[in-house]
Context: one part of a larger RNA
RNA sequence: UUGGGUUUAAAGGGUGCGUAGGUGGAAGAUUAAGUCCGCGGUGAAAGUUUGUCGCUCAACGAUAAGACUGCCGUUGAAACUGGUUUUCUUGAGUAGGGUUGAAGCAGGCGGAAUGCGUGGUGUAGCGGUGAAAUGCAUAGAUAUCACGCAGAACUCCGAUAGCGAAGGCAGCUUGCUAAUCCCCGACUGACACUGAAGCACGAAAGCGUGGGUAUCAAACAGGAUUAGAUACCCUGGUAGUCCACGCGGUAAACGAUGAUAACUAAGAGUUAGCGAUAGACAGUUAGCUCUACAGCGAAAGCGUUAAGUUAUCCACCUGGGGAGUACGCCGGCAACGGUGAAACUC
Numbered sequence: 001u002u003g004g005g006u007u008u009a010a011a012g013g014g015u016g017c018g019u020a021g022g023u024g025g026a027a028g029a030u031u032a033a034g035u036c037c038g039c040g041g042u043g044a045a046a047g048u049u050u051g052u053c054g055c056u057c058a059a060c061g062a063u064a065a066g067a068c069u070g071c072c073g074u075u076g077a078a079a080c081u082g083g084u085u086u087u088c089u090u091g092a093g094u095a096g097g098g099u100u101g102a103a104g105c106a107g108g109c110g111g112a113a114u115g116c117g118u119g120g121u122g123u124a125g126c127g128g129u130g131a132a133a134u135g136c137a138u139a140g141a142u143a144u145c146a147c148g149c150a151g152a153a154c155u156c157c158g159a160u161a162g163c164g165a166a167g168g169c170a171g172c173u174u175g176c177u178a179a180u181c182c183c184c185g186a187c188u189g190a191c192a193c194u195g196a197a198g199c200a201c202g203a204a205a206g207c208g209u210g211g212g213u214a215u216c217a218a219a220c221a222g223g224a225u226u227a228g229a230u231a232c233c234c235u236g237g238u239a240g241u242c243c244a245c246g247c248g249g250u251a252a253a254c255g256a257u258g259a260u261a262a263c264u265a266a267g268a269g270u271u272a273g274c275g276a277u278a279g280a281c282a283g284u285u286a287g288c289u290c291u292a293c294a295g296c297g298a299a300a301g302c303g304u305u306a307a308g309u310u311a312u313c314c315a316c317c318u319g320g321g322g323a324g325u326a327c328g329c330c331g332g333c334a335a336c337g338g339u340g341a342a343a344c345u346c
Stems, first nucleotide, its partner, number of pairs: 004317003007300002012314001014201004021194003025088007033081002035077002038074005049065006091191001092188003096183003100179001103177007110154001114150008125136002162169002206247006216240001220236004258313006266291009295302002319346003328339004
C1' cells in the first nucleotide's frame, strides 16, 4: 500500500461556528471533460512468457507470436458523473399562530443558617474524641433572649424531571437576549451535509490588578495515634473559596460511544405540544427512561436515542516500557499547554 479497526482490548478531536476541500434531492434540454465502442500512431532492443528450430542434451543461441493492461490523435455513443440552462418541492430556510424550560446576561428583593458586635438573664464549665488532649472560659464562657452587622449559599418542592453545542444551569422577581418543539402550508427554490486550517466558547485548580472575606479550608502550627506518623482523628489557621476586569485552555471535558441522512418487531413509564373526546380506550410529533424481537458483539452487553443494515465527510489507532519524556518550533506573566521522537530494553 491492499486492507482492518476506534463503549470496555491501541484508537472519537472537550464543544460549536465555519474557509478550502470532499460529497450531495426530483424532471427536461444541451454539451461531450470523465466514461464507453471502433480505427490509426506510438509503446526501442535485450530480457520475461508461449510455440518451433540449432549446438549429442542442458545451460546457451536463433526465429515467430504474445505481452507491454500505457500514452497521443481521430469517427462516433449519451445511460451514469461533471459543465451550461429551464423547471419542481419532498431536503434546507423564512413568514404566521402557539408553547416550554434550574438556557444566558444585568438589576432589585427575601428568609433560615453561620460567624461577629452590643445589651439582658445566668453560673462553672464548654468543646471535642474510640478515649483524650491542645483550645475556649470567673477579665463571666457554653446555654438562652433582644437588637444590629457581614459575607456566602439557596432547605422543602426535587423527580432514571427540565434546559443548554459542550463546559454547565436551581430562593423570588423585573428587564434584555437566544433557542427547542408543535400547528399551519403563505414565501424562497437545493440555498444542503461534513469540515483540514481558522475563529469562538470551555469545570475545578492556578496566575495578574483591585476589592471582599461569614463559612469551609491546601500550606502551616499545636494536640493525639503510632515503633515512627512529614497521614487518617481533634483544636486552630493563611492562600484560596466570593466579586470586577484580564490571562490560562486542561479533566474519568464520559454515553469512556464524532456529525448528518435513510431503513429495520413490539411493550411499559414519563415531559411538552397538537388533535379528539363517549371522560373510557387511545392517535400523532419532538424529547427523556426502562424491557425486549431481528440483527450485532470476544463477552459484558447494544438493540428506532444501535454498538443493527447502509451512504457521505472529518478525527484517530498499529506491541509493552522508554514517554506524552527529550530536542526543535508555536503559545503563555508564570505555572505550564500544543506539536512530538529516538537510542536502549522486554

The part of an RNA shown here (small-subunit ribosomal RNA, central domain) has 346 nucleotides and comes from an uncultured bacterium.
Its mean pLDDT, the model's own confidence on a scale to 100, is 88.
Rfam family: Bacterial small subunit ribosomal RNA.